[in-house]
């Protein structure tokens, strides 16, 4: 320098193919069951979907640029 993939809740990920309510598990908080712990059950909070722009009635999803990470190649020695 070129290419591929990845970036979504505190953590791990799905959702992208086929644009149409942002979800799951763990964790956290509250309630409840238990004499207590552990555990079970129920509920809730928590998101600028990496950043900026474009297309569209509508973008996590499509297009462009940029940033970061992983891998491959090239170059150098």
């Nucleotide at each position: 320098c070129g290419g591929a993939c990845c970036g979504u809740a505190g953590c791990g990920c799905a959702g992208u193919c086929u644009g149409g309510u942002a979800g799951c598990g763990c964790g956290u908080u509250c309630g409840u069951c238990u004499g207590g712990g552990g555990g079970g059950c129920g509920a809730a909070a928590g998101g600028u979907c990496g950043c900026g722009g474009g297309u569209u009635c509508a973008a996590g999803u499509c297009c462009c640029g940029c940033c970061g990470g992983u891998c491959c190649g090239a170059c150098c020695a």
Notes
The prediction has a mean pLDDT of 80. Predicted 3D model of a 77-nucleotide RNA (transfer RNA) from a Pseudomonadota bacterium. Its Rfam family is "tRNA". The family's RNA type in Rfam is transfer RNA. The sequence is in RNAcentral, with records from ENA. The same sequence occurs in records of 2 taxa.